Predicted 3D model of a 74-nucleotide RNA (transfer RNA) from a Planctomycetaceae bacterium. The organism belongs to Planctomycetaceae, within Bacteria. It was read from a public genome assembly. Rfam family: tRNA. Its family is annotated with triplet codon-amino acid adaptor activity in the Gene Ontology. It is annotated as a transfer RNA.
């Protein structure tokens, strides 16, 4: 420099004929429980779906271009 592959909540990940409301488990945070703590149980909070354009009545999903990281070849 080329070639591929990821990118979605704090962490690790789901999530296709494009369909209107984005999900899961751990962590959080408030309550019950408990001499008190773990465990438990209940109900919360948390999201620019990398960025930008673009196609489309509608995009986390298709395009192109960039950005970061892995791996490969030079």
């Nucleotide at each position: 420099g080329g070639g591929c592959g990821c990118a979605u909540a704090g962490c690790u990940c789901a999530g296709u004929u494009g369909g209107u409301u984005a999900g899961a488990g751990c962590g959080c945070g408030u309550c019950c429980c408990u001499g008190a703590u773990a465990a438990g149980g209940a109900c919360g909070a948390g999201g620019u779906c990398u960025g930008c354009a673009g196609u489309u009545c509608g995009a986390a999903u298709c395009u192109g271009c960039g950005u970061g990281c892995g791996c490969c070849c030079a």